[in-house]
The RNA shown here (small-subunit ribosomal RNA) has 1469 nucleotides and comes from an uncultured Alphaproteobacteria bacterium. The sequence is in RNAcentral, with records from ENA, Greengenes and SILVA. Its mean pLDDT, the model's own confidence on a scale to 100, is 83. Its Rfam family is "Bacterial small subunit ribosomal RNA". Its family is annotated with structural constituent of ribosome and ribosome in the Gene Ontology.

RNA sequence: AGAGUUUGAUCCUGGCUCAGAACGAACGCUGGCGGCAUGCUUAACACAUGCAAGUCGAACGGUGUGUUAGUGCUUGCACUGACACAUAGUGGCAAACGGGUGAGUAACGCGUGGGAAUGUACCCCUCAGUCUUGGAUAACGUUUGGAAACGAACGCUAAUACUGGAUAUAAACGAGAGUUGAAAGAGAAAUUGCUGAGGGAGCAGCCCGCGUUAGAUUAGGUAGUUGGUGGGGUAAUAGCUUACCAAGCCUGUGAUCUAUAGCUGGUCUGAGAGGAUGAUCAGCCACAUUGGGACUGAGACACGGCCCAGACUCCUACGGGAGGCAGCAGUGGGGAAUAUUGGACAAUGGGGGAAACCCUGAUCCAGCGAUGCCGCGUGAGUGAUGAAGGCCUUCGGGUUGUAAAGCUCUUUUAUAGGUGAAGAUAAUGACGGUAACCUAUGAAUAAGCUCCGGCUAACUUCGUGCCAGCAGCCGCGGUAAUACGAAGGGAGCAAGCGUUGUUCGGAAUAACUGGGCGUAAAGGGCGCGUAGGCGGUUAAGUAAGUUUGAUGUGAAAUACCUGGGCUCAACCUGGGAAUUGCGUUGAAAACUGCUUGACUAGAGUAUUGAAAGGGAUGAUGGAAUUAUGCAUGGAGAGGUGGAAUUCAUAGAUAUGCAUAGGAACACCGGAGGCGAAGGCGAUCAUCUGGGCAAUAACUGACGCUGAGGCGCGAAAGCGUGGGGAGCAAACAGGAUUAGAUACCCUGGUAGUCCAUGCUGUAAACGAUGAAUGCUAGAUGUUGGGAUUUUAUUAUUUCAGUGUCGCAGUUAACACGAUAAGCAUUCCGCCUGGGGAGUACGGUCGCAAGAUUAAAACUUAAAGGAAUUGACGGGGACCCGCACAAGCGGUGGAUUAUGUGGUUUAAUUCGAAGCUACGCGCAAAACCUUACCAGCUCUUGACAUGUACCUUAACUGGACGAGAGAUCGUCUGGGACACCUCGGGUGAAGGUAACACAGGUGCUGCAUGGCUGUCGUCAGCUCGUGUCGUGAGAUGUUGGGUUAAGUCCCGCAACGAGCGCAACCCUCACUGUUAUUUGCCAGCAGGUUAAGCUGGGCACUAUAAUAGAAUUGCCGGUGAUAAGCCGGAGGAAGGUGGGGAUGACGUCAAGUCCUCAUGGCCCUUAUGGGCUGGGCUACACACGUAAUACAAUGGCUGUGACAAAGAGAAGCGAAGGAGUGAAAUCUGGAGCGAAUCUGAAAAAAGCAGUCUCAGUUCGGAUUGUCUUCUGCAACUCGAAGGCAUGAAGUUGGAAUCGCUAGUAAUCGCAGAUCAGCAUGCUGCGGUGAAUACGUUCUCGGGUCUUGUACACACUGCCCGUCAAACCAUGGGAGUUGGUUCUACCUUAAGGCGGUGCGCUAACCAGCAAUGGAGGCAGCCGACCACGGUAGGGUCGAUGACUGGGGUUAAGUCGUAACAAGGUAACCGUA
Repeated sequence: AGAGUUUGAUCCUGGCUCAGAACGAACGCUGGCGGCAUGCUUAACACAUGCAAGUCGAACGGUGUGUUAGUGCUUGCACUGACACAUAGUGGCAAACGGGUGAGUAACGCGUGGGAAUGUACCCCUCAGUCUUGGAUAACGUUUGGAAACGAACGCUAAUACUGGAUAUAAACGAGAGUUGAAAGAGAAAUUGCUGAGGGAGCAGCCCGCGUUAGAUUAGGUAGUUGGUGGGGUAAUAGCUUACCAAGCCUGUGAUCUAUAGCUGGUCUGAGAGGAUGAUCAGCCACAUUGGGACUGAGACACGGCCCAGACUCCUACGGGAGGCAGCAGUGGGGAAUAUUGGACAAUGGGGGAAACCCUGAUCCAGCGAUGCCGCGUGAGUGAUGAAGGCCUUCGGGUUGUAAAGCUCUUUUAUAGGUGAAGAUAAUGACGGUAACCUAUGAAUAAGCUCCGGCUAACUUCGUGCCAGCAGCCGCGGUAAUACGAAGGGAGCAAGCGUUGUUCGGAAUAACUGGGCGUAAAGGGCGCGUAGGCGGUUAAGUAAGUUUGAUGUGAAAUACCUGGGCUCAACCUGGGAAUUGCGUUGAAAACUGCUUGACUAGAGUAUUGAAAGGGAUGAUGGAAUUAUGCAUGGAGAGGUGGAAUUCAUAGAUAUGCAUAGGAACACCGGAGGCGAAGGCGAUCAUCUGGGCAAUAACUGACGCUGAGGCGCGAAAGCGUGGGGAGCAAACAGGAUUAGAUACCCUGGUAGUCCAUGCUGUAAACGAUGAAUGCUAGAUGUUGGGAUUUUAUUAUUUCAGUGUCGCAGUUAACACGAUAAGCAUUCCGCCUGGGGAGUACGGUCGCAAGAUUAAAACUUAAAGGAAUUGACGGGGACCCGCACAAGCGGUGGAUUAUGUGGUUUAAUUCGAAGCUACGCGCAAAACCUUACCAGCUCUUGACAUGUACCUUAACUGGACGAGAGAUCGUCUGGGACACCUCGGGUGAAGGUAACACAGGUGCUGCAUGGCUGUCGUCAGCUCGUGUCGUGAGAUGUUGGGUUAAGUCCCGCAACGAGCGCAACCCUCACUGUUAUUUGCCAGCAGGUUAAGCUGGGCACUAUAAUAGAAUUGCCGGUGAUAAGCCGGAGGAAGGUGGGGAUGACGUCAAGUCCUCAUGGCCCUUAUGGGCUGGGCUACACACGUAAUACAAUGGCUGUGACAAAGAGAAGCGAAGGAGUGAAAUCUGGAGCGAAUCUGAAAAAAGCAGUCUCAGUUCGGAUUGUCUUCUGCAACUCGAAGGCAUGAAGUUGGAAUCGCUAGUAAUCGCAGAUCAGCAUGCUGCGGUGAAUACGUUCUCGGGUCUUGUACACACUGCCCGUCAAACCAUGGGAGUUGGUUCUACCUUAAGGCGGUGCGCUAACCAGCAAUGGAGGCAGCCGACCACGGUAGGGUCGAUGACUGGGGUUAAGUCGUAACAAGGUAACCGUA
């Protein structure tokens, strides 16, 4: 510090996710030791048991025990005294600390900094004092009540308990005089205590400034409320309280309300700013079962005190009582989850005490837990034959791996034994026989977890087969998974490792540092303007902001720096700096603020001038539509893609004249004008607003922006009243259509118009807020001015409005003085997509609705700009038998053949739009053959290796069994190479076992090779350069031209490659050479028929080679180019015809059944052999062909003329016999072929006949008889003769081929092949028609345009309905929490009053008694809980209901994306 993920790719926007650190954690697997930390985050839920606050006998009277002395004596009792110890009670101090928890609290609660009107026990200092009096009471005793808790009555007693008097330095009160007003003793003593007062320290109470969560879908709150006066009250200020008076006080700088929350030092994270958090430690606060209350006290409204009320629990003799772990342990419960009912007061600290000492679950220790941090160990060295085993393998090896074993060492740890601390400054040690040290034993006791597709370090095999599963994101898995599971190997961390959760980071993804708003989310529809924010030049003053110095504070701990101590570290610790803050104070005066003065450049006023669809009102005008009247006229009109509804003989449409009425204003008119926006268009008048220019007279910052607020605001819509010609939602009809609630047509009502009132929204758009300043130009245009010109000229300036463009900006597109540039000020708005501009609530509205505006849930993208393609019922150009023009077909018939389907034991398999279907198959009777049935073999029909045997291998024959394969028996012929010759080796055959063979079994979606197709279409690319952030572009586009990316020209391109063309073959012409098997002109021979013969090679032909054609020549055209048109010559003319040749690529196209091949599968079978059957089936459908339907013909006769190819297991002549009518048979000449053979070419031509018929057309089908091939012709071949003589009379929708030696038509040959050709491949014969042309169909090419497509239009995609699930709104209600108001009730309590009952101290009195004072009781106001009634608010739930979301393959349509087939979209009905 970044990375992954939207796309075919790119840049951007933007979210999601990851890598880091952390934790009081939990869970899974694993687990050796130690140190230091840490441990109920949930139920402030309920608690058994024990302990957690006591102490003082030197405050007091008793009591008990012990010891001892003495007395009395009934000799073991009583009494007295002394000493010691203990102690219930009175009394004092403590119990308000320490310890726990975080429920409440949004607050002066906390933090920070200040303040004045206060208190203070114990402690310290100082001053003064400590003299006297009295009466009680507990304990105790007796009696007595109660189950208990706990009491009651009477009697006795002490004090540092209580109390009267004196004294008063002082203190308090009071203006003063004066008044009030204290004490306690104890001890042997030192001493200590007590009282009053002053001061201090520490502690506590109170007040104030600032800071301290979220929500405005909480906007108004408040009656003791705000202030004053009097009274009261407190330690103290204060509405703290009360009476009266005033009506204030808080609030947009967010009051009130609601939700949430203890606050802080700090902690975690982060570069920081920040964000999150507030366990342990420390400070403060609050609380102690819930609520209320006071008492005592220096201090409490009191965790281990009291009273009352509520809930709960326990005891009970039912009468009544007791209790409060959020102290330490512990229990139950809750929960994912958190420890021992331990030891000690040894240390530190606390309480009491004079002290000893006692108490102390504070604390110090120990125990439990890998909960965290830190440290250590699980051994070290050597050791190659690189052991065995595992795993992989290309079978060679590699890897695990120096790893192990082995050898040599060590002992941290462990175990055992010994010594043994510090902590303690005299004594005292829980920890603890602990830490540490020493000795012995022995490698001994000690390694796991996660991951290995990318991010992200680390790869193979097997299993599985969209299953099982994984997954943080992207995504893996459908038979070769580095992604699942296992194994081997590897990577990382390590006594831990992973997962989950949470926080920060990355995230500049809330942007102060540090973001944005034309199109990605985002500028308010527009103006006026309040608060607020910001603000021109200059001078003086001031010092609030600001800057700087000093000072106080900012607790300690933490963190940082630097030292020190535990062996190191964690940990502990000294010092320093820091603590960015707040307060006080001094200084400065530039900037901002404030005060005062001045200025004119901003702003405004004035004067003059011109421009305009600016607004409002009124009047006027013509054209047109429609209606009505009259007239002319006579059959249609209207409307459409085509029609129909409609109007019309009752006279339409058309034409003329007239009248009426409403609405809108042609031309001018413009990218032009005006207005803030919406918007504004005939003419004239009246009223009225704003802007502009010039002048520089006046004012003197008066300005800019603008939350709330106010106003304006298209269309549609609403209310009331008018108006209504045209147009026209709704509606009706006619069409279209599968449907057509649409598009089209005919009608037609609201509405559109006017007045008035609402509504307040639009894609209200420049998708661009307002204002100011600055920053190149060019060119139009509107309004005004200045200078200038002969000019209608030129220059210039201000204000507008357009286009292009530099710099700059931008993701790009683009913007560019009218900024989206550079800056400033203010406002509005945005933060992934969907849910949703929706729900609820509020406000507004008559309504429609507007405005404000969420969440649950869901999702990994959604989106912008640009790029390359593809596509378009977009455009331009061009080509092709693509259409058109023609010729002939297919589709109808019969047959052949292939396919589908069906059938079957099997009908083997493959091919599937074009590009499967007379295709693989250039030949299924057996074989082929892969299929089926049955029989049969198992190292095999075939290959290699090992062992043994045999010499024979090889080749025959016969017999038997069997369907055959095969098996058995008998019997003939008959061999080899090398050699050290013993026999061995080789070769061959046989036998046996094992390695293996074998597979037309699967996967063409694992592959090679080959092939089809687009397409013989003209395209496809590269290097360098240039442009672009980039994908990419350029080149390759453009202007011409071509069959062609063919060529020329131009050009930020210049070149090059694969394609095109050419080179190759063939046909057409010629030369040369050659001359048999070919040819025969001339010569000779010779016939009958022949080049038959001699001879020749001239010609033809053959086959080798060469030439020839290149727009070369001429004319025209074109840019003078490339080229095109015409012509000449030429056998051939513009690639001369044909062939071979097929770019980059596309279709996961075809083929594992040609071959090859990975993987998988079978192995007495999915292999091998054999017999028979099947591939030939047959209601049917399709493709491709053959033959026809006839007279351009059939039949009969006659009768010429080819080319190419084939032939030895072959072609087979002549001749011939034979049955003959034929297929055929015989025969065997010749020929390995320019020699021989098949071989007859056929159509054509000539002659005759048929005469339009299901025929003398057509030949299917069937019968019968033959022939051939073959082992075999039944399933299932071909041919022939005779007989039979079906459909069919030119073929619906639709569709195919062909542009010249072509179509059409006619035969011939070949491959395959024993036989079988209507198929296929070739060959020649005869031999046309038509092409205006590119509108349309199909396909293709180039450029351009749009795109929401990229699996690329067979694309994408919307909504209803149906199904499942999920969350949510409404909902008659039901139920709970919380809060408010009013009223009722009122416990305990203090306060006020009363106090006839009771009453020791003081006073009076001899006494009785009375007084002062007090107590009980009673009354009053206040008040917790509770009750009644009514509101607010937030939950839960609810029949039914609304929409929403999600979910591979449901239904209906096709709304959007292309002109998406009616351009789309916004607002409204």